Large-subunit ribosomal RNA, domain VI from a Clostridia bacterium, 265 nucleotides, folded computationally.
Context: one part of a larger RNA
RNA sequence: CGCAGGCUAGUUGAGAGGAGCUGACCUUAGUACGAGAGGACCGGGUCGGACGUACCUCCCGUGCACCAGUUGUUCUGCCAAGGGCACAGCUGGGUAGCGGCGUACGGAAGUGAUAAACGCUGAAGGCAUCUAAGCGUGAAACAUGCUUCAAGAUUAGAUAUCCCACAACAUUAGUUGGUAAGGUCACUUGUAGACUACGAGUUUGAUAGGUCAGGGGUGUAAGGUGAGUAAUCAUCUAAGCUGACUGAUACUAAUUGACCGAGGG
Numbered sequence: 001c002g003c004a005g006g007c008u009a010g011u012u013g014a015g016a017g018g019a020g021c022u023g024a025c026c027u028u029a030g031u032a033c034g035a036g037a038g039g040a041c042c043g044g045g046u047c048g049g050a051c052g053u054a055c056c057u058c059c060c061g062u063g064c065a066c067c068a069g070u071u072g073u074u075c076u077g078c079c080a081a082g083g084g085c086a087c088a089g090c091u092g093g094g095u096a097g098c099g100g101c102g103u104a105c106g107g108a109a110g111u112g113a114u115a116a117a118c119g120c121u122g123a124a125g126g127c128a129u130c131u132a133a134g135c136g137u138g139a140a141a142c143a144u145g146c147u148u149c150a151a152g153a154u155u156a157g158a159u160a161u162c163c164c165a166c167a168a169c170a171u172u173a174g175u176u177g178g179u180a181a182g183g184u185c186a187c188u189u190g191u192a193g194a195c196u197a198c199g200a201g202u203u204u205g206a207u208a209g210g211u212c213a214g215g216g217g218u219g220u221a222a223g224g225u226g227a228g229u230a231a232u233c234a235u236c237u238a239a240g241c242u243g244a245c246u247g248a249u250a251c252u253a254a255u256u257g258a259c260c261g262a263g264g265g
Stems, first nucleotide, its partner, number of pairs: 001152001005163002008160002011157001015149004021049007033038001051106005059100004066093005071086006110144003117137004166177004182260004186202005207253003210249005216242003223236005
């Protein structure tokens, strides 16, 4: 821009993509078959491999504004306690998130029309013949079924709610302006994200931060007291600290506002 008024919401599915794999074991059954050796079809069940999708409860990894230990040096006047630098100084752990090595699930069943093939009825050709007329069975292939996108599917679909029939100019069509429903800008932001877009909000408010409470992590802070010549140990103390997690709470910030947007039928 189009979809012959303007919107908002949930949809239909023309069409397009994805998926489509496979093994072992148990059973049927040591049955059918076979002199024996051997050894099934059909059907039922269990467990896998690779691949794929989703997720983070468990396991594992990462986790550069979490916690602790520790070396050297420098600074905070000194002790103690800390800050900086040294690959994040090094080391041990680790929340959320992200991930796989983890967890769950999937390939199908079913249906339609068929291929090879196997048949029924059956003439030409008194017989026979699956074929000439007619009618069946039949495959991971085909069309569906499962799943994703999808009305720019210009053949532009269908459904439901909402808004209304203003003004000026020009007079077939129209142009301009202020509005309605609705939307955008702006701002607080997110499990959304390169930007954009998308989602949640903007005081009639829990959107982000802070605060409080909890969870999870680390592992018993500083300081005091006691014991010991001291290093150190014990105790107050499952302490102190704590990013993303869960809730509560208007303390801070989402101010005031501006703009766009129908007049068909």
Rfam family: Bacterial large subunit ribosomal RNA.